[in-house]
Context: one part of a larger RNA
Parts: sequence; structure tokens; C1' cells
RNA sequence: CUGGGCUUAAAGCGCGUGUAGGCGGGAUGGUAAGUAUUGUGUGAAAGCCCCGGCUUCAACCCGGGAAUUGCACGGUAUACUGCUGUCCCUUGAGGUAGGCAAGGGUCACUGGAACCUUUAGGUGGAGCGGUGAAAUGCGUAGAUAUCUAAGGGAAUGCCUGUGGCGAAAGCGGGUGACUGGGCCUAUCCUGACGCUGAGACGCGAAAGCGUAGGGAGCGAACGGGAUUAGAUACCCCGGUAGUCUACGCCGUAAACGAUGCGCACUAGGUUCGAGAGCUACUGACAGUUUUCGUGCCGAAACAAAAGCGAUAAGUGCGCCGCCUGGGGAGUACGGCCGCAAGGCUAAAACUC
Repeated sequence: CUGGGCUUAAAGCGCGUGUAGGCGGGAUGGUAAGUAUUGUGUGAAAGCCCCGGCUUCAACCCGGGAAUUGCACGGUAUACUGCUGUCCCUUGAGGUAGGCAAGGGUCACUGGAACCUUUAGGUGGAGCGGUGAAAUGCGUAGAUAUCUAAGGGAAUGCCUGUGGCGAAAGCGGGUGACUGGGCCUAUCCUGACGCUGAGACGCGAAAGCGUAGGGAGCGAACGGGAUUAGAUACCCCGGUAGUCUACGCCGUAAACGAUGCGCACUAGGUUCGAGAGCUACUGACAGUUUUCGUGCCGAAACAAAAGCGAUAAGUGCGCCGCCUGGGGAGUACGGCCGCAAGGCUAAAACUC
């Protein structure tokens, strides 16, 4: 390199938008670049292969042929590919109209049944708290408990679901403004406008970083009490960063379905969600068909098996990414990025 692979053995980029490139629906015409066929020229000699000759044989050597799968130019063909024309088509794609559901996003305002905590006041008067048992701790400067009032922060109970939405990360009190996407029905419009996507650009949990705020609860670090042989832990009492907000960084996760995206095709059964049609009905309920989504079971097929099985890991096509024994190592060096922490790219010696 080829062959072969990527759910779990090594291997799908965390996710998207999209440039180049690759690939690309039906009809009809032109062209003849690719393609096919044919002719001519060329493809040195030697060697290899075939036939013959010479040396007593053979090698060597000599003669002839074939081959040299290539290239150039010309002729012919036009199915396919390419290029090109159409005032061509509608099934792919997009739009339009009507309808539907919903924790999709951003910003602002706002609620309290309850909880926690703080402050002030009332009642009350010795304990409270905590554990396996204790102690540290809090409390006669009045705690715990209980009542009243006020303040504060964070999170949004029930509804809640094997449920919904989003590209992923993720999203849950209420209202409003702005805004993204999806599905169904009509079959009205455009007429291939498509798929994928190296680079690039954007988004990206938690932790962490910068500046400014905020800080109830929780709580790395830290202090103390226990436990223990020890106890830099598990348990307990405290508690700072942080957790929250704004703006700016970071760019990583078992970022998982450990399963890239798109299209087509291939038994059934069943659940839930969103629509639409039909039937019956006053209506609700219902029955049935169908589209999209979401789970489970399962035929064939596939698979090393577990399993997967129309949401494929089945059967095919297009494009991208990635793998190539274990360790060394996702490290060193270099480069790029970052305030830093560090990230991305990424070896070798050596060793088994």
C1' cells in the first nucleotide's frame, strides 16, 4: 500500500452551519473529452518466450518470429459518463395557505402552600444538638421549642409519565415581548435549486480562570471532635473558595445509543405522544385507516457471542471521520491556541 474493519475486541470528530472537492432525478437534441473498435506511426538493441542453426551434447553464441499489455495521430460508434442547448417534466428539494402540540431559545416582569436562615419582639426557663455510642459545638449575655413581624438567597412541590422539546450540550412556578425548529392537511407555486462535507466558522455539561456584584442552604481546602495500630478517610461540629447574577475566557467529559450523515428497499405484534381522513352518534366515549415521532417483543437476515432486528448492528448506494499488537504515550520535541490551569496536533529510542 492492498485486503479488512470501527455497539462491547484498536477504531464514529461532543454537536451543528457550510467552502473547496466527491457524488447526483426524468425527457429530448448537439458534441465526441472519457469509453469501445479499427488503421497508421512509434514502442533501440540485448534479455524473457517460440521456431531453427552452430559447437560430438549443453550452456554461450548466430538467424527468424512473437511480445513489448504503452504513447501519438486519423477513421468509425454513441449505450453509459463528461461538456453543452431546451421557452421541457415533477417524483427529490424548497416555498405558499390552513391547522396542531410542546420544560426549544433570549430578555423583562412577577408569585407563594411550604422550606431554610438572619434580625427584632412576645411566651418560657435548662437544656439543645449530634451518634453505633460519644465528644467537639450551641445555651442563664436566656438557646432549643413556640407565636408575631420584617429581610434574604437559592430552588421551583403536586401536574410528572417507560411523557414532551432541542443539532448536541441541555431544557421544568407564572405572565409578556422577540425568536428558532417540527408535524399534519391541501396539492397552489418554483423546477434538480440536491446529498455529503477536507479546511473554516459557530455552539458546547461540570470544574476552573478574570472583573464587578451576590451569598440562604450546601460545601473542595482548612480547623476541631470521634473511630482506629495509624486514620492526612468513611461518622459528627464548624467552614473558605465555589455553587447564584452580568460580561469576558476556557473548549474538555463514560460530551454514550460507547452505534457519523443522507437516500432506497426488506414478515408481523404491541405501548405512548402529535395530527389528519372515514364510520356511527345530539354530544362525550368509541371503531377503523393513515403520516410523523417514541418505547417494547419478535420473522428473515446479520453477529464471535451478548444481541440487533423498518429508530438495523439486515440488503444496497453516496460522502466524511477514524483503526492497524501491548507498554513507552495521548507523553517528548516543534507549531498553533490560552491570563493561567491547560487544550489541539503528535513521534522515537527502548522493551514485552